Context: one part of a larger RNA
RNA sequence: ACCGGCGACUUAUAGGGAGUGGCUUGGUUAAGGACAUAUAUCCGAAGCCAAAGCGAAAGCAAGUUUUAAUAGAGCGUUUUUGUCACUUCUUAUGGACCCGAACCCGGGUGAUCUAACCAUGACCAGGAUGAAACUUGGGUAACACCAAGUGAAGGUCCGAACUCAUCGAUGUUGAAAAAUCGUGGGAUGAGUUGUGGUUAGGGGGAAAUGCCAAUCGAACUCGGAGCUAGCUGGUUCUCCCCGAAAUGUGUUGAGGCGCAGCGGUUGACGAAAUAAAAGGGCUACUCGGGGGUAAAGCACUGUUUCGGUGCGGGCUGCGAAAGCGGUACCAAAUCGUGGCAAACUAAGAAUACCGGGUAUUGCUUCCCGUCAACCAGUGAGACAGUGGGGGAUAAGCUCCAUUGUCAAGAGGGAAACAGCCCAGAUCACCAGCUAAGGCCCCAGAAUGACAGCUAAGUGGUAAAGGAGGUGAGAGUGCAUAAACAACCAGGAGGUUUGCUUAGAAGCAGCCACCCUUUAAAGAGUGCGUAAUAGCUCACUGGUGGAGCGCUCUUGCGCCGAAAAUUUAUGGGACUAAGCUGUCUGCCGAAGCUGUGGGAUUUGUUCAGCAUCGGUAGGGGAGCGUUCCGCUCUAGGUUGAAGCAUCUGUGUAAAUCGGUGUGGACGAAGCGGAAGUGAGAAUGUCGGU
Numbered sequence: 001a002c003c004g005g006c007g008a009c010u011u012a013u014a015g016g017g018a019g020u021g022g023c024u025u026g027g028u029u030a031a032g033g034a035c036a037u038a039u040a041u042c043c044g045a046a047g048c049c050a051a052a053g054c055g056a057a058a059g060c061a062a063g064u065u066u067u068a069a070u071a072g073a074g075c076g077u078u079u080u081u082g083u084c085a086c087u088u089c090u091u092a093u094g095g096a097c098c099c100g101a102a103c104c105c106g107g108g109u110g111a112u113c114u115a116a117c118c119a120u121g122a123c124c125a126g127g128a129u130g131a132a133a134c135u136u137g138g139g140u141a142a143c144a145c146c147a148a149g150u151g152a153a154g155g156u157c158c159g160a161a162c163u164c165a166u167c168g169a170u171g172u173u174g175a176a177a178a179a180u181c182g183u184g185g186g187a188u189g190a191g192u193u194g195u196g197g198u199u200a201g202g203g204g205g206a207a208a209u210g211c212c213a214a215u216c217g218a219a220c221u222c223g224g225a226g227c228u229a230g231c232u233g234g235u236u237c238u239c240c241c242c243g244a245a246a247u248g249u250g251u252u253g254a255g256g257c258g259c260a261g262c263g264g265u266u267g268a269c270g271a272a273a274u275a276a277a278a279g280g281g282c283u284a285c286u287c288g289g290g291g292g293u294a295a296a297g298c299a300c301u302g303u304u305u306c307g308g309u310g311c312g313g314g315c316u317g318c319g320a321a322a323g324c325g326g327u328a329c330c331a332a333a334u335c336g337u338g339g340c341a342a343a344c345u346a347a348g349a350a351u352a353c354c355g356g357g358u359a360u361u362g363c364u365u366c367c368c369g370u371c372a373a374c375c376a377g378u379g380a381g382a383c384a385g386u387g388g389g390g391g392a393u394a395a396g397c398u399c400c401a402u403u404g405u406c407a408a409g410a411g412g413g414a415a416a417c418a419g420c421c422c423a424g425a426u427c428a429c430c431a432g433c434u435a436a437g438g439c440c441c442c443a444g445a446a447u448g449a450c451a452g453c454u455a456a457g458u459g460g461u462a463a464a465g466g467a468g469g470u471g472a473g474a475g476u477g478c479a480u481a482a483a484c485a486a487c488c489a490g491g492a493g494g495u496u497u498g499c500u501u502a503g504a505a506g507c508a509g510c511c512a513c514c515c516u517u518u519a520a521a522g523a524g525u526g527c528g529u530a531a532u533a534g535c536u537c538a539c540u541g542g543u544g545g546a547g548c549g550c551u552c553u554u555g556c557g558c559c560g561a562a563a564a565u566u567u568a569u570g571g572g573a574c575u576a577a578g579c580u581g582u583c584u585g586c587c588g589a590a591g592c593u594g595u596g597g598g599a600u601u602u603g604u605u606c607a608g609c610a611u612c613g614g615u616a617g618g619g620g621a622g623c624g625u626u627c628c629g630c631u632c633u634a635g636g637u638u639g640a641a642g643c644a645u646c647u648g649u650g651u652a653a654a655u656c657g658g659u660g661u662g663g664a665c666g667a668a669g670c671g672g673a674a675g676u677g678a679g680a681a682u683g684u685c686g687g688u
Stems, first nucleotide, its partner, number of pairs: 001688006011094013026049003032043003053060002063075004097234002100231001104224006115199009124189001126158003129154001133150006162186003167182004201216001202212002209218001237622006247260005261378002263375008280364003283359007296345002301341004306336004312330002314327005381406010411422003426597004431593003437587003440572003446584001448583006459574001465559002469556010486543005492516003498510002522537001526535002598612003602608001623677001625674006635665001642661005648655002
C1' cells in the first nucleotide's frame, strides 16, 4: 500500500411539541397486594392533571387587583376539552455520537543503568627527572656555605595495560536506538575497578536542570478515569419536496455562545367556484409626500486673488508739550472682482423610499402576506460593477453602502480560467430554432455583399512628449492685371548716417531710422573681416503657366518601447482572414420548441395550468440486515443456506430466475425488537 472482518447519535428519568389509540357517565392509578400458563389480568383514589379566576398575601370570586371611587386601567369570564398510554422529534441531567490530550490527586514498585557515599578486596609494562635527609672532602672561631656521592620525594615528565572522548572520516531503513577506524587526553592519583550495602519522587549532584533501568523543569505503575477538550479528525442504504447564512446586537467576546435576521414543517386568517378576480407581489402611467446627496452657489461658518476707500500701527518732519503734518510701508472694516469646502448652504436634482389611483379582463396567482407552534443551520465569505473611507485616487490590499454571480450552479463563450458574458441541468431522442460568441485551416458555420480607412504585421499590450505619415472637414490669405516653387538679372546713391571706439564702413554696443534715383532695393535678414572686402536675404523685372500658403477640428497610423528555457494574436497563417459603418444568410447551449415517459403542488377524480440545479439544514416515502411472534410454517438429500457465474425486472436502495459448487437447513406475507447498512477516523485486527 491493497484485500477482508470490526468500527460512531445509545439508554434511563423528567419537561415541551407532533402523530396514533383508549376513555370523556372527566381521565389515570403509585407504592403494595392477589392469581401462578401470571406480564395488554384483577384489587388498590393516596396522589396528579382538568373542571375559575384575580391578588404579594389575608382574601374575594365570574370576577378580582389597584384606588377615596360605583371612574379608568391590568389580568380573567362570555368563545367550554380534557386526560392516560404508545411512537417519534427536541431539551435537561447523567461518559450521552465515536476516537484523541498535556495535566492534577491517591496507593504502591524501583539505585542490577546512573549520581554520591560506606564496608571489603584488586590493578597500574617500561623508561626519565633526581626534592628533603645523610655520608665524605673542602670551608668557618662556631655556624653558614661549596663540591662529590648516597638517597628516592612528586595531584613530576615520556609511554603500554586501564580509563576517558579532542578532531576527522565512515555509519545514518547502521554490524550498533551513539558504534567503527584513524588521531587524541590522563595514566601513583581529587586514579581505575570487582563484590556487598545506603539514600526513593524525594534523593543524590566538583552544578550540565545533568542523573535516578534506552523515560526526568519532577521516575514508573495501578487507581480517581470513559478527567476535561468553546479544539482537530471521523460518522456506514435509497428516492422525492423545499432550501439558507457568512449580517445586526450583547458577550473576560472575537475560529465560542445568547437574542434578532434569513430556511423548513404544520396550522389559522386574508378570494372565487369553472371563469373570473379579493389579498399579496410585479410592470407601465399618474397623483400626493418628506428630504438636503450629485451638480451648483458664496447670504451664513471658514478659507482665498486683485483693485478702491483707509480704522489702527510703523517710519518720518515741526513743536517744550499738547498737538499738527508727510508717507512708493503693514493693514482692520467696508465696496467691487475672481475662486475653494466630508465635518459650509438662502436655493437644489436624477434615482431610491412611503402612500393613493388607473390599466379592455395589465401580468402573476400552488406563487404571496401576517400571526402562532415546533425543528434547524448560519453568525471566517470571495470576486465583479457603481458610490465612498483608509492606503500612494498602490495591491488578487483593507473597511462600509448597493446590485450581481460564485459559495450551494452543471451547460455554451472568454485558448486554458469558482466570482466576467450568455443561460438556470426532471428523464430519453442519430429532430428543429436561437443567446453570448462566431463563420480561411486546425474547428461547426460567408475565402459573403456594399462604402471607406490603415501599410504600421498597426491589428496582436502603455504615457508625457515629438514629427511636411496619410484620409476627411472648417476658416482665411495670394493667384491669368500671372500667384507658390525653381531658374536668369538687379538689389543703388547721400553714407563709412550720428554717437561710441584703437577700429565700428548695413551686420560689438547706444540713439535715430530720414531723403534721393528708381521696376525695385532695410541707415539693413543671416554668414563673414582686425576694420574694409566678399556671399546672401528682404524687395523688383524676366522665363514659364495653375493652383499655392497658413490656422483650427477630426479618423487611422509612426517614434517614444529593455528581462531573463522558446518565436507566442491559442497555433497555422493573414494586406484582410485588420479597423469603421451598413446589409443578408448561417453555425452555435443541458436556453426555447417538438415527440415520448416519470414525479411534485393545486384541483373531490380526470383534464388542464404551474413546477421538478442545489451545500448547511428541515420534511416525506421506502429498500435491505440479525433476532422474535403467527410457525415444530410453504419448501428441502429428486439437494436448504452460502459462494461463483449468466440472463432478466424495477425510478433507486434492491430483486426474480437459470447453471455450477455446496451438503442441511429454511423463505415469502403480516407484525414486533435492534449490537441494522463503511471508503476515508496518521482508525483497529488478520492476510498478502